Predicted 3D model of a 73-nucleotide RNA (transfer RNA) from Candidatus Portnoybacteria bacterium CG_4_9_14_3_um_filter_43_11. The prediction has a mean pLDDT of 81. Lineage of the source: Bacteria > Bacteria candidate phyla > Candidatus Portnoyibacteriota.
[in-house]
RNA sequence: GCGCCUGUAGCUCAGCGGAUAGAGCGGAUGCCUUCUAAGCAUUAGGUCGGGGGUUCGACUCCCUCCAGGCGCA
Numbered sequence: 001g002c003g004c005c006u007g008u009a010g011c012u013c014a015g016c017g018g019a020u021a022g023a024g025c026g027g028a029u030g031c032c033u034u035c036u037a038a039g040c041a042u043u044a045g046g047u048c049g050g051g052g053g054u055u056c057g058a059c060u061c062c063c064u065c066c067a068g069g070c071g072c073a
Stems, first nucleotide, its partner, number of pairs: 001072007010025004018056001027043005049065005
């Protein structure tokens, strides 16, 4: 330099054009327990990497930039 992949909650990830964007773990509160752990219930947390475009409508498609990874030279 060229090509490919990834970027969504604190962490690991799902979502492949239309729903108030979800799960597990983790956090908080309560119940239970002598206490802790486990268990049960409730709950908070996201400008979906940035910017543009297409569309009636974009996390999702296109362009560009940024960051990380892999391959080739």